[in-house]
RNA sequence: CCCUUAUCAAGAGUGGCUGAGGAACUGGUCCUGUGAAGCCCGGCAACCUGGCGAAACGCCGAUGGUGCCAAAUCCUGCGGUAUUACCGAGAGAUGAGGA
Numbered sequence: 001c002c003c004u005u006a007u008c009a010a011g012a013g014u015g016g017c018u019g020a021g022g023a024a025c026u027g028g029u030c031c032u033g034u035g036a037a038g039c040c041c042g043g044c045a046a047c048c049u050g051g052c053g054a055a056a057c058g059c060c061g062a063u064g065g066u067g068c069c070a071a072a073u074c075c076u077g078c079g080g081u082a083u084u085a086c087c088g089a090g091a092g093a094u095g096a097g098g099a
Base pairs, nucleotide, nucleotide: 002098003097004096005095006094007093008092013041015040016039017038021031022030023029025077027075028074042069043068044067047065048064050060051059052058073091078088079087080086081085
């Protein structure tokens, strides 16, 4: 890199360094020197690991492995139905397993 599978409308900073970009892509629209992205500290959550249980899509905990901490995955793209929108898929993100 690829395949399978689960979840994606909740939650999370008055911090330090740094100094111009960022929100995956398209089209929009937003955030940003009242400090972007990145690093450190901090925090949120509970996918795997841990414990209880006959079991559960159950309960507890948060050590470790991740992950996440503007806006519904910010909306959107393709199809259906509707004509305010809704449903499904696609694409994407994260975890676990596999080759």